[in-house]
RNA sequence: AUCUCAUCCAGAGUGGCAGAGGGACGGGCCCUGUGAAGCCACGACAACCGCCCCGAUCAUGAAUCGGGGGCCAGGUGCCAACUCCCGCCCGGUAUAGGGGCAGAUGAGAG
Numbered sequence: 001a002u003c004u005c006a007u008c009c010a011g012a013g014u015g016g017c018a019g020a021g022g023g024a025c026g027g028g029c030c031c032u033g034u035g036a037a038g039c040c041a042c043g044a045c046a047a048c049c050g051c052c053c054c055g056a057u058c059a060u061g062a063a064u065c066g067g068g069g070g071c072c073a074g075g076u077g078c079c080a081a082c083u084c085c086c087g088c089c090c091g092g093u094a095u096a097g098g099g100g101c102a103g104a105u106g107a108g109a110g
Base pairs, nucleotide, nucleotide: 002109003108004107005106006105007104008103013042014041015040016039017038021031022030023029025087026086027085028084043079045077048075049074050071051070052069053068054067055065056064057063058061083102088099089098090097
C1' cells in the first nucleotide's frame, strides 16, 4: 500500500514568517491581498487510546459491549460553513428523509 472495527448535525484561534491560493475528487456554492496554502510560537477544543463508577448480556470471567456517566491533555486528532452541499440507490416530485460510495480521524491487523 491494503484490510477490520468505530465515529463523523457537538466543540475550539491569535501572533510571526510567507505571498496566491484553499475547501480530498467532479459539479455547485463558498473562503481568501481586511492576506490562501505551508512553516513556527503560544493558546484553545476534544475523550479514540488510559483510569474510575454504573448498567446490560451469558459463556460467570482479571469476561464481553465500542452501552450510560465521570476524570485525565501523555500519544494522536482538530480549531469557516453538517464530512460546506450534491454525486449511486430508495422514497411518485423534493430544498426535508433513509441507505450506500468516497473521504477524514482513531484503535487494531498486516
Molecule: SAM riboswitch aptamer (S box leader)
Organism: Acidobacteriota bacterium